[in-house]
This is a predicted structure of a 381-nucleotide RNA (Bacterial RNase P class A) from a Deltaproteobacteria bacterium. Rfam family: Bacterial RNase P class A. The family's RNA type in Rfam is ribozyme. It was read from a public genome assembly, where an Rfam model found it.
RNA sequence: UGAGCAGAUCAGGUGAUCGCUGGUCCGGACCACCGGACGGGAGGAAAGUCCGAGCUCCACAGGGCAGGAUGGUCGCUAACGGCGACUGGGGGUGACCCUAAGGAAAGUGCCACAGAAAAUAUACCGCCGACCGGGCGCAACCCGGCCGGUAAGGGUGAAAAGGCGAGGUAAGAGCUCACCGCUUUCCUGGCGACAGGGAAGGCAUGGUAAACCCCAUCCGGAGCAAGACCGAAUAGGAGAACGAUUGAGGGCUGCCCGCCCGAUGUUCUCGGGUAGGUUGCUUGAGGCAGCAGGCAACUGCUGUCCCAGAGGAAUGAUCAUCGCCGCCCUGCGGGGUAACCUGGGGGCGGAACAGAACUCGGCUUACGAUCUACUCAAGCA
Numbered sequence: 001u002g003a004g005c006a007g008a009u010c011a012g013g014u015g016a017u018c019g020c021u022g023g024u025c026c027g028g029a030c031c032a033c034c035g036g037a038c039g040g041g042a043g044g045a046a047a048g049u050c051c052g053a054g055c056u057c058c059a060c061a062g063g064g065c066a067g068g069a070u071g072g073u074c075g076c077u078a079a080c081g082g083c084g085a086c087u088g089g090g091g092g093u094g095a096c097c098c099u100a101a102g103g104a105a106a107g108u109g110c111c112a113c114a115g116a117a118a119a120u121a122u123a124c125c126g127c128c129g130a131c132c133g134g135g136c137g138c139a140a141c142c143c144g145g146c147c148g149g150u151a152a153g154g155g156u157g158a159a160a161a162g163g164c165g166a167g168g169u170a171a172g173a174g175c176u177c178a179c180c181g182c183u184u185u186c187c188u189g190g191c192g193a194c195a196g197g198g199a200a201g202g203c204a205u206g207g208u209a210a211a212c213c214c215c216a217u218c219c220g221g222a223g224c225a226a227g228a229c230c231g232a233a234u235a236g237g238a239g240a241a242c243g244a245u246u247g248a249g250g251g252c253u254g255c256c257c258g259c260c261c262g263a264u265g266u267u268c269u270c271g272g273g274u275a276g277g278u279u280g281c282u283u284g285a286g287g288c289a290g291c292a293g294g295c296a297a298c299u300g301c302u303g304u305c306c307c308a309g310a311g312g313a314a315u316g317a318u319c320a321u322c323g324c325c326g327c328c329c330u331g332c333g334g335g336g337u338a339a340c341c342u343g344g345g346g347g348c349g350g351a352a353c354a355g356a357a358c359u360c361g362g363c364u365u366a367c368g369a370u371c372u373a374c375u376c377a378a379g380c381a
Base pairs, nucleotide, nucleotide: 001377002376003375004374006372007371008370009369010368012322013321014320015319016318017317018316020041021040023038024037025036026035027034028033043353047364048363050362051361052360053359054358055223056222057221058220067219068218069217070216071215072086073085074084075083076082087101088099089098090097091096102214103213107212108211109208110207111206124154125153126150127149128148129147131145132144133143134142135141162180163179165177166176167175181203182201183200184199185198186197187196188195189194227279228278229277230276237270238269239268240267241266242265249261250260251259252258286305287304288303289302290301291300292299293298324350325349326348327347328346329345330344332343333342334341335340
């Protein structure tokens, strides 16, 4: 310098002007409303709503079926399908990364194409033997047929009935032996997953469980539009009172007369519910710092802080300046023979993803910059 790997931090600062939102106080006589002052006002993901909880309502004796989730071990946690450490397996030259990682000797299913055969094994080519026929009269050799042996070799496939080497054999074969693998068993170490070692067995028969299934563990449902309180107008419900053609009440002009309508009426009370309002609502498994325990996740103690609470939904805009990054310029300083490096000055441009809606713990996804440790390659001293 290039390529990579793991982690951490930040998410521009300050000031002015103009706004928005809710809180407290003051003033306008109280409320409402208006004005002023003070201090507060998005995130690391507020997102996806994928897991786990708190909280609320409903359901619920206990147990089971069905359904769903999870699946190495030990730990952490309120809990988890999350996190940490470790074990086994896999990938990478490496730093490091990935891993749904229980059971295939409980049962069922499936294994395309190719291939002889895909699971009660099997004989396409090849190899070997016996017999028959031929070249050819005999031997050897070759060719053909037929019967048998053979999984060593070829070929097919993602996968071929333990691997590999030697012995052995007509040719072969765990047929025999060494090593490796496997099964059973014992010992040692480890809390454990597991690791290391010994002995025995000739192999007891493939893969697939993100196929059905079996085993173990866990799981009631719905969600702040949960829920609680207050509660109009109109319509409807219940009750009471008035009233029956000698007319309650209403309309035509305030009154009288008159005229018209008039029992499916008028008035009052009660209760339910809607609109709307209040609450739930932000002090919490809380943040920060120090100390202590632990490899770590995390936990304990002490001190300190209060840090959005809107409801069609505020948290913004403009300007100045400083900082950061990139590009360009430079009759400037330093180093160098030079290319150039470094410092200064000037100009232009840029700053991502994204917006709380009851609250937490995670996961996943989106995304800008800086820093630190480490790895590999090349070069220079």